[in-house]
RNA sequence: UACCUUUUAUCGCUUAAUCCACUAAGGAGUGGGGGACCCAUUUUUGUGUGCACUUGCACUUGGGGUGAAUCCUUCUGUAAGAAGGUAGGGCUACUCUAAAGGCCCGAACCCGACAGCUAACCUCAUCAGCGUUUGGAGAGAAGGU
Numbered sequence: 001u002a003c004c005u006u007u008u009a010u011c012g013c014u015u016a017a018u019c020c021a022c023u024a025a026g027g028a029g030u031g032g033g034g035g036a037c038c039c040a041u042u043u044u045u046g047u048g049u050g051c052a053c054u055u056g057c058a059c060u061u062g063g064g065g066u067g068a069a070u071c072c073u074u075c076u077g078u079a080a081g082a083a084g085g086u087a088g089g090g091c092u093a094c095u096c097u098a099a100a101g102g103c104c105c106g107a108a109c110c111c112g113a114c115a116g117c118u119a120a121c122c123u124c125a126u127c128a129g130c131g132u133u134u135g136g137a138g139a140g141a142a143g144g145u
Stems, first nucleotide, its partner, number of pairs: 002145005011131004018028003029126006039116001048059004062114001063111004071085005088105005094140004100134001
C1' cells in the first nucleotide's frame, strides 16, 4: 500500500448504578439534591385535618424532586380501570456520525407547606430488571494474508 475478516451467555442490553480493597471500615470513578453575590421572578391565584402548644408529630389537594415517561381524546359513568394517539426515549453485536427500515418504552416513586439560578460548602445514591439480528454510506479500530 492492497485485499479479506468483525467478537453471542467467561457475551450483550436498559440504568448514574462500575472498579479496587476488605477483620472491620472504606477508596476511586460515575450520578443526584441543598446552598451566596449577580441575574431572574413577583405583588391576584394565598390548602386542609388531627394531636400538641414547644413550632413538634402525622397526612396530602398547593408546590417541588429523580426519570425518556408529558399531554390529548374516547369508553365505563362514584371511584378505579381500559383503549387510541402524542411530546420524548431505547435496541437493531467492532466503535462513532447521519439517514432509511424493523421492534419496543412512553412507568414508577420520593419530599411534606418547603427549595429559582448559584462559587465555597453540606449531603445522598452506586439498585434493579432483561435477552437484540436489516443491510448500505462516511471516518476510525483490531486481526490475518
Predicted 3D model of a 145-nucleotide RNA (c-di-AMP riboswitch aptamer (ydaO/yuaA leader)) from Priestia megaterium. The coordinates come from a structure-prediction model, not an experiment, and the mean pLDDT is 78. Lineage of the source: Bacteria > Bacillati > Bacilli > Bacillaceae > Priestia. Its Rfam family is "c-di-AMP riboswitch aptamer (ydaO/yuaA leader)". About the family: This family represents a conserved RNA structure found upstream of the ydaO and yuaA genes in Bacillus subtilis and related genes in other bacteria.